[in-house]
Predicted 3D model of a 467-nucleotide part of an RNA (small-subunit ribosomal RNA, 5' domain) from Synechococcus sp. RCC7314. Rfam family: Bacterial small subunit ribosomal RNA.
Context: one part of a larger RNA
């Protein structure tokens, strides 16, 4: 997973299938202590579109592609590294826009167009410097003296660390040979562009090399690993949750800012698809979290909180934060506990068998005496909150106290043999069982059904699929 049944707890896990399509919400914002400016105002301040900064490259899904320096281990050199941490120095002098806003104006809408004002921690020029570059001459190369009442928080540029990233190389890393020959930027050089950096990384000209039976190339599956199943071990099998790396974001391609992407929730062209039109045109991309439709033997809520722990912005206040912390729902998995306990007849009634004498159900019940975990009801109630006060979503939750009464809780499978557990009645090769050997044609311990037994237990049985 189905089937049958089913009381609780705890602590886990929940689209293996269509990387199929998605309606709706949310899920990344932050800073007025960088700016002008509007608006309110109890004149204390406040609210914010917009321009600036820092983060949207973290977290948070998915495994489609990838047999590949992808992974995984072990070493290496020619590299960048915002924010962080040490350490050393600066910050002189100037300018011209521009959104915001006003004014006209096009458009159905998305969305602009023209004219005029203005700011700055936006942007640019001059100077200067330890740096770079050069053999030398010499060239070349910041900064905001910002904001704040202050303390502080900033800005540039050097050198070191740290963390993070990107290269490069040895070993491993599934099947096929009914795939033997592959390969022209291919192998090497030399010049020239590239790159943060080594390289045919790209290109021009030259050489003809490179790789292969220790499987090149093809072809077919695969995310790769710490693990995890199983096994005494070797090994086998597998890669859910959890942690590392990778790789992708409707489908294919590109670049652009940025310290970092060739960027899930950025932008630009193409394609399919789906929405909206005033037919001129435009919007969209759940493999986030919930949810819906398919597809399936099959996997949950459109739920509560930012109270904790972590994140981004911010001097902070604090604000985001479907990351997370929890709650729901599922027996789905371990794992704990109950469905009472002691007494109680040569043994009550049914029921089942019988040789008709009994004999099983069976101390089972009934009846007596307890208990009260569970259950239900009430009273009190957390820890997690850090550093003095504040601050808990879960939650009036665990948990504790009383009170009430055996009360509110037992089913599934088996039962010829392997294989623990028999009989009777139906049925008559029929209906039907079967995991294998097999049973069933009139007394079936094997098929249906009582009954009794046996196993197992909030399970049990059946399939599937690994040791």
């Nucleotide at each position: 997973a189905c089937g049958c049944u089913g009381g609780c707890g705890g602590c886990g896990u929940g689209c293996u299938u269509a990387a199929c399509a998605c309606a709706u919400g949310c899920a990344a914002g932050u800073c007025g202590a960088a700016c002008g400016a509007a608006c309110c105002u109890a004149c204390g301040g406040g609210u914010u579109a917009g321009u600036g900064g820092c983060g949207g490259a973290c977290g948070g899904g998915u495994g489609a592609g990838u047999a590949a320096c992808g992974c995984g281990u072990g070493a290496g050199a020619a590299u960048c590294u915002g924010c962080c941490c040490u350490u050393a120095g600066g910050a002189g002098g100037g300018g011209g826009a521009u959104a915001a806003c006003g004014g006209c104006u096009g458009g159905a809408a998305a969305c602009g167009g023209c004219c005029g004002c203005u700011a700055a921690u936006a942007c640019c020029c001059c100077a200067u410097a330890u740096g770079c570059c050069g053999a030398g001459a010499g060239g070349u190369g910041a900064a905001a003296g910002g904001a704040g009442a202050a303390a502080u928080c900033g800005c540039c540029u050097g050198a070191g660390g740290a963390u993070g990233a990107g290269c490069u190389c040895g070993c491993g890393u599934c099947u096929g040979a009914u795939u033997a020959g592959c390969u022209a930027g291919u192998u090497g050089g030399u010049g020239a562009g590239g790159u943060a950096a080594g390289a045919g990384c790209u290109u021009a000209c030259c050489a003809a090399g490179g790789c292969a039976g220790u499987g090149a190339u093809c072809a077919g599956u695969a995310g790769c690993u710490g693990g995890u199943c199983u096994g005494a071990g070797a090994g086998g099998a597998u890669g859910a949750u959890c942690a590392g790396c990778c790789a992708c974001a409707c489908u294919g391609g590109g670049a652009c800012u940025g310290a970092g992407a060739c960027a899930c929730g950025g932008c630009c062209c193409a394609g399919a698809c789906u929405c909206c039109u005033a037919c001129g045109g435009g919007a969209g991309g759940c493999a986030g979290c919930a949810g819906u439709g398919g597809g399936g033997a099959a996997u949950u809520u459109u739920c509560c909180g930012c109270a904790a722990u972590g994140g981004g912005c911010g001097c902070a206040a604090g604000c985001c934060u479907g990351a997370c912390g929890g709650a729901g729902c599922a027996a789905c998995g371990c794992c704990g506990c109950g469905u009472g306990a002691g007494g109680g007849a040569c043994g009550a009634a049914g029921g089942c068998c019988u040789c008709u004498g009994g004999g099983c159900u069976g101390u089972a019940a009934a009846c007596c005496u307890c208990u009260u975990u569970u259950a239900u009801c009430a009273a009190g109630g957390a820890a997690g909150a850090a550093g003095a006060u504040c601050u808990g979503a879960c939650g009036g939750u665990a948990c504790u106290u009383g009170a009430u009464g055996a009360a509110u809780a037992a089913g599934c499978c088996a039962c010829g043999g392997c294989u623990a557990a028999u009989u009777c009645c139906g049925u008559g090769c029929c209906a039907g069982c079967a995991g294998c050997c097999g049973c069933g044609g009139u007394a079936a311990u094997a098929c249906g059904g009582g009954a009794g037994u046996g196993g197992c237990a909030a399970g049990c049985g059946u399939u599937a699929u690994c040791c």